Predicted 3D model of a 353-nucleotide part of an RNA (small-subunit ribosomal RNA, central domain) from an invertebrate metagenome.
[in-house]
Context: one part of a larger RNA
C1' cells in the first nucleotide's frame, strides 16, 4: 500500500457553513474519437522471475538448458463502433429552491416587570437557649441570640405547569410582557403559482462552541475550590461539622477543550407489522380512517463475535469526507504554529514485551 474495518474490541472530526476537488435527474441536437471505453490488425516490450518440458547435486530446496503458437501485463500506431462518460444545442419537472395560505415551539438578542425563598439592616414583643451531629465539639447568645410581627436593602435563581413533550447545527435553551432576528412543518388523487438541476459531499479555510481557567471594570444574597478551626482516626493533607476567599453573576475580550455520547459522519433510494405521542393536512368510518414531518417502546426479514440494531438501521446499495492497523513508551520528546498564561493543534523514535 492492498484487502479489511470504525455502537461496545484500534478507529466518526465537538458542530455547522463553504472554496478547490470528487460524484450527480429526464429527454434531445450536432460533432469528435481528442481523453476514458469496446472491437480488429501491426511491430514491439534485455536478462532474471512465472508457466510448460528436460537435466545435475542420492531426493528436495537450489542450479543449468530449451521453449514466445505458455500465460499475464503494458504502451505505441492504423482502421472502425457510438451504448456509457466528457464537450456542445434546445427543452422538461419528479431533485433543489422561491412566493402564497396556515401552524407549533424552554430557538437567539435587548429592555422592562413580577412573586416566593435565603441573607442582612432597623424597630417592637419576648427569655435562655440556638445551631449542629451517629454522638460531639469548634460556633452564635444576658453587649439580649434563636423565635414572633412590621418596614427596608441587595443579589442570584425562576416551585407548580413538566411530559418517553417541544425548539436549536452542535454547545445548549424553562417566571411574564414588549421590540428585533433565525430556522422548521403542512398544502392529499403529479399539486396554488413561479425558477428550471440551481444538487450532494467537502481537503484546506471561516464561524459557533459546556464547565473550568485568564485580562479589565463592576457586582457579591446563597453556594463554595483554596485556607482556618472542630471532630473521626494508628495517622486523616479526606469523608462529617463550624466558618470562609477566589469563583459562580454582568459588560467587553481571550482560551478552544469534555464520557463535546446515540461512545453510531453527511446525503439519496429501497426493504413486514404493532403500540404511544408532538405539529399539521385530507376525508364525514368523526372517541374514526388515511397521509406528511418529528419524538419514543416492541418486533419480521436481514445484519452482528455476542450484546444487540431493526423504515430515526448497526439491513440492502450508491456518492463524498474523516479515521484505524499489537501492547507499552505516548498524545510524551522534538520542530512548527496558535495563546497574556494555563495550555491547544500537528506529532515521532529508541528501548522493552
Nucleotide at each position: 500500500u492492498u484487502u479489511g474495518g470504525u455502537g461496545u474490541a484500534a478507529a466518526g472530526g465537538g458542530u455547522u457553513c463553504g472554496u478547490a476537488g470528487g460524484c450527480g435527474g429526464u429527454a434531445u441536437u450536432a460533432a469528435g474519437g481528442c481523453u476514458g471505453u469496446u472491437u480488429a490488425a501491426a511491430g514491439u516490450u534485455a536478462a532474471a522471475u512465472u508457466g510448460a518440458g528436460a537435466g545435475a547435486c542420492u531426493c528436495a530446496a537450489u542450479c543449468u538448458c530449451u521453449u514466445u503458437u505458455a500465460a499475464a501485463a503494458a504502451a505505441u500506431u492504423u482502421a472502425a463502433a457510438a451504448a456509457c462518460g466528457c464537450u456542445u444545442u434546445u427543452a422538461c419537472u419528479u431533485g433543489a429552491g422561491u412566493a402564497u395560505a396556515a401552524a407549533a415551539a424552554a430557538a437567539g438578542a435587548u429592555u422592562u416587570u413580577a412573586g416566593a425563598a435565603u441573607u442582612c439592616u432597623a424597630a417592637a414583643g419576648g427569655u435562655a437557649g440556638g445551631a449542629g451531629u451517629a454522638a460531639a465539639a469548634u460556633u452564635c447568645g444576658a453587649a439580649g441570640a434563636g423565635c414572633u410581627u412590621u418596614a427596608g436593602a441587595g443579589g442570584a435563581a425562576u416551585a407548580u405547569c413538566a411530559a418517553a413533550a417541544g425548539c436549536g447545527a452542535a454547545a445548549g435553551c424553562a417566571a411574564a410582557a414588549a421590540u428585533c432576528u433565525g430556522g422548521u412543518u403542512u398544502a392529499u388523487u403529479u399539486u396554488u403559482a413561479c425558477u428550471g438541476a440551481c444538487g450532494u459531499u467537502g481537503a484546506g479555510g471561516a464561524a459557533c462552541g459546556a464547565a473550568a481557567g485568564a485580562a479589565u471594570a463592576g457586582g457579591u444574597a446563597g453556594c463554595a475550590a483554596a485556607c482556618a478551626g472542630g471532630a473521626u482516626u494508628a495517622g486523616a493533607g479526606a469523608c462529617c461539622c463550624u466558618g470562609g476567599u477566589a469563583g459562580u453573576c454582568u459588560a467587553u475580550u481571550c482560551c478552544g477543550u469534555a464520557a463535546a455520547c446515540g461512545a453510531u459522519g453527511a446525503g439519496u433510494g429501497c426493504u413486514c407489522g404493532u403500540u404511544u405521542u408532538u405539529a399539521g393536512a385530507a376525508u364525514u368510518u368523526u372517541u374514526a380512517u388515511u397521509u406528511u414531518a418529528g419524538a419514543a417502546a416492541c418486533c419480521a426479514a436481514g445484519c452482528u463475535a455476542a450484546c444487540g440494531c431493526g423504515u430515526u438501521a448497526a439491513g440492502c446499495a450508491c456518492u463524498c469526507c474523516a479515521c484505524c492497523u499489537g501492547a507499552a513508551g505516548a498524545g510524551u520528546a522534538u520542530a512548527g504554529u496558535c495563546g497574556c498564561a494555563a495550555g491547544g493543534c500537528u506529532g515521532g523514535a529508541a528501548c522493552u514485551c